Description: The prediction has a mean pLDDT of 75. Bacterial RNase P class A from Nakamurella sp., 423 nucleotides, folded computationally. The RNAcentral record of the sequence draws on ENA. It matches the Rfam family "Bacterial RNase P class A". It is annotated as a ribozyme. From the family's description: Ribonuclease P (RNase P) is a ubiquitous endoribonuclease, found in archaea, bacteria and eukarya as well as chloroplasts and mitochondria.
């Protein structure tokens, strides 16, 4: 200098004016309420409420997105058993947890830095393996090779055709054809046998926390692939979600009671109080012959239990809390290869609910488009400078976090590798 690889960060800037939302004000104060006084209406004083205005301050993201995992939080459940169901899948760690992350192992790719892996089990069982091919899983005889028989031909060595048998060595098909090479053997052949190699199983030794790695012995001689096919093994898993859930208020609009015995008429009804329920009407089922609900699903079993279901017709549809200070963020330091953790200091950074976070103007401006051939570099193409235009990607919180995935114009910084040149 060129090519590559991995990681981190930023992702328009400045100013003026106008606008929107939250919070603060020991700023102003409409309205309404309470108390007191004067007292005809009304006015005055004190306290509270706080619309609006004024001032200050803060106001989207690295993904706020998809809602795919995990957790916090909230409500419900929290006798038990059986059967089903879902998820995860090398090892060791990290973490609140995870399907995330880190380091390592194994396999594949790359000269390398590095990258990729949906990485338990296919001698427990079942299923499947397209096309091609004779044959695709206790395989298979299409061509070829070898032996025998019959027929024909012949230059008597043999050849051709048919039939029977042997052969998995050669050819051909395929992603894959039941280990590889050499030899023995044979009519031809074959792990049929032998040597070495590869692979499998098993035993032992050494290293490692472990996945696993290195070495040695023995064995039958070889066993195909597929588990994101069923399945087996190990581990994990209650349900629903901030429209969770809670407080206050309003309406339909009351109704029921075996209670109190205070009051009224006078033996029954009404008012009041208390308790329960929560719209009305109609129909159906039900209260120990148990409706209905809960225990994540089903069955058994257990618990609660007086209401439940359907139709028609009505009513309210407001406010507040939850709600943002938290596994928070930043810096430093210590421990650790690292993910991460400890400590110290600093810091507060949206909280809407028809849903704020915007608009206009000015200056600057990256990408990008064009011009000119003036300057520099270059052999040239072209690059940089110059001039004109242009005017910023993906996208927007909605209970909160940790991840993953997806989208993204462009820019900045750093580590490492390879090639070439120079010293």
């Nucleotide at each position: 200098u060129g090519a590559g690889u991995c990681c981190g960060c930023c992702g328009g800037g400045c100013g003026a004016c106008c606008g929107c939302g939250g919070c603060c004000g020991c700023g102003u104060g409409a309205u309404c309420c309470c108390u007191g006084g004067u007292c005809u209406g009304a006015c005055c004083a004190g306290g509270g409420u706080g619309a609006g205005c004024c001032g200050g301050u803060c106001g989207a993201g690295g993904a706020a997105a998809g809602u795919c995992c995990g957790g916090g939080c909230u409500c419900c459940a929290c006798a038990g058993g059986g059967c089903a169901g879902g998820g995860u899948g090398g090892u060791u760690g990290c973490u609140a947890a995870c399907g995330g992350c880190a380091a390592c192992c194994c396999g594949g790719c790359g000269c390398g830095a590095g990258c990729c892996g949906c990485g338990g089990g296919a001698c427990a069982g079942u299923g499947c393996c397209a096309c091609a091919g004779a044959g695709a899983a206790c395989a298979g005889g299409c061509c070829g090779c070898c032996g025998g028989g019959c027929a024909c031909c012949c230059u008597c060595g043999g050849g051709u055709g048919c039939c029977c048998g042997g052969u998995g060595a050669g050819g051909g098909u395929g992603a894959a054809a039941c280990g590889g090479u050499g030899g023995u053997g044979u009519a031809a052949g074959a792990g049929a046998c032998c040597a070495c190699c590869a692979g499998c199983g098993u035993c032992c030794c050494g290293g490692g926390u472990g996945a696993c790695c290195g070495g040695g012995g023995c064995g039958g001689c070889u066993c195909g692939g597929u588990a994101a096919a069923c399945c087996c093994c190990a581990c994990c898993c209650g349900g629903a979600g901030c429209a969770a859930g809670g407080u206050c208020g309003a309406a339909a609009a009351g109704c029921c009671g075996a209670c109190g015995u205070c009051c009224c008429g006078a033996u029954c009804g009404g008012g009041c109080g208390c308790g329960g329920u929560g719209c009305g009407c109609a129909g159906g089922c039900g209260u120990u012959c148990g409706a209905g609900g809960g225990c994540g699903g089903c069955c058994c079993g257990c618990c609660c239990g007086a209401g439940c279901c359907u139709g028609c017709g009505g009513g309210u549809g407001g406010a507040c809390c939850g709600c943002u200070g938290g596994a928070g963020c930043g810096u430093g330091u210590c421990g650790g290869c690292g993910a991460c953790g400890g400590c110290a200091c600093g810091u507060c950074g949206a909280g809407a609910u028809g849903g704020a976070u915007g608009g206009u103007c000015g200056c600057c401006g990256a990408a990008c488009g064009g011009g000119a051939u003036c300057g520099c570099c270059g052999a040239g193409a072209g690059g940089c400078g110059c001039c004109c235009g242009g005017g910023a990607a993906c996208a927007g919180a909605a209970c909160c976090c940790g991840g993953c995935u997806u989208a993204c114009a462009g820019g900045c910084g750093g580590g490492c590798u390879c090639a070439u040149c120079c010293g």